Model confidence (mean pLDDT): 87 of 100.
The part of an RNA shown here (large-subunit ribosomal RNA, domain IV) has 346 nucleotides and comes from a metagenome.
Context: one part of a larger RNA
RNA sequence: CCUUCGUUAAGGAAUUAGGCAAAUUACAUCCGUAACUUCGGGAAAAGGAUCGCCUUUGUAGGUUGCUUGCACCUCGCGUGCAUAAGACUGAAGAGGCCGCAGAGAAAUGGCUCUAUCAACUGUUUAUCAAAAACACAGGUCUGUGCGAAGUCGUAAGACGAAGUAUACAGGCUGACGCCUGCCCAGUGCCGGAAGGUUAAGGGGAGAGGUUAACGCUUCGAACUGAAGCCCCGGUGAACGGCGGCCGUAACUAUAACGGUCCUAAGGUAGCGAAAUUCCUUGUCGGGUAAGUUCCGACCCGCACGAAAGGCGUAAUGAAUGGAGCACUGUCUCAACGAAGGACCCG
Numbered sequence: 001c002c003u004u005c006g007u008u009a010a011g012g013a014a015u016u017a018g019g020c021a022a023a024u025u026a027c028a029u030c031c032g033u034a035a036c037u038u039c040g041g042g043a044a045a046a047g048g049a050u051c052g053c054c055u056u057u058g059u060a061g062g063u064u065g066c067u068u069g070c071a072c073c074u075c076g077c078g079u080g081c082a083u084a085a086g087a088c089u090g091a092a093g094a095g096g097c098c099g100c101a102g103a104g105a106a107a108u109g110g111c112u113c114u115a116u117c118a119a120c121u122g123u124u125u126a127u128c129a130a131a132a133a134c135a136c137a138g139g140u141c142u143g144u145g146c147g148a149a150g151u152c153g154u155a156a157g158a159c160g161a162a163g164u165a166u167a168c169a170g171g172c173u174g175a176c177g178c179c180u181g182c183c184c185a186g187u188g189c190c191g192g193a194a195g196g197u198u199a200a201g202g203g204g205a206g207a208g209g210u211u212a213a214c215g216c217u218u219c220g221a222a223c224u225g226a227a228g229c230c231c232c233g234g235u236g237a238a239c240g241g242c243g244g245c246c247g248u249a250a251c252u253a254u255a256a257c258g259g260u261c262c263u264a265a266g267g268u269a270g271c272g273a274a275a276u277u278c279c280u281u282g283u284c285g286g287g288u289a290a291g292u293u294c295c296g297a298c299c300c301g302c303a304c305g306a307a308a309g310g311c312g313u314a315a316u317g318a319a320u321g322g323a324g325c326a327c328u329g330u331c332u333c334a335a336c337g338a339a340g341g342a343c344c345c346g
Stems, first nucleotide, its partner, number of pairs: 001341008010332002014330001019327001028050004036041001038175001052097005061089004068082005073076001098102001110325007117317002122134002138173007150159003176312004181242003186239002188235005195230003201224002206219005243261005270304001271301001282298005
């Protein structure tokens, strides 16, 4: 010096990306316990006090109940009441004793406030990611009437299911609460069938080759001819989409208001510098002596927005951000000690 430990004056996060690591806390009994809440929780919230040994004393009390007695009757291995041996368990209070120290060792929650996300328990990248990702109960849409749809297989056949629409399959969303706006022009899906288009097929006017002829053979117009497409409607918890310019109020500013262009329709409620905000460390307020983070607002949303759900939300989380109390060798700033290495000698 390295590894693993132990202790440390004064300070106590000044360390650091970040309290990472370490320390604190810890059992039991008694007291006490807020906001909020889905009334279950939150909660071991938080915060206090006590804890050993001896005597009273294995006491008070509790559980079990041998035995014995009485009563009743359905006369039994019966029921009820009383008695109470033994066994098990077992305080509280009072008095006293000792030590630096009594949960005397070990094991054994640090806590609080606030915001984000996900309701929750669960699952996951075996071997760098455990999460806000997946799943989930719940919601909703679509398909499927049973030889079901769907899936596997060339098929037979099998699963679905020895089920039958309160079922099964597929898509999206994701507890709960309040809600889920406008657009069907495009694309998709569903329905419609009058007309247009249209394949093979049907049809055969007509024409060609050959032939003496019969014939054989080739081409072939009109007409007919399904689904599909065109066409007509519907449909958004289907794929998706949800504007621009100009003017206007008796200070200014702003524009409830008006004009105009375009569109299928021009973003409603709610939220908003956000896990989304480029400009941006936006501006104001809070917290700090000092805050690019954080919290509360504002709204100028580069580029939120309603089941690719919107906004809330108690509880939960080895989740993420911010703040505080306690605590500490993280640090000021290092020191000493222990064990094992390294090192030296052999």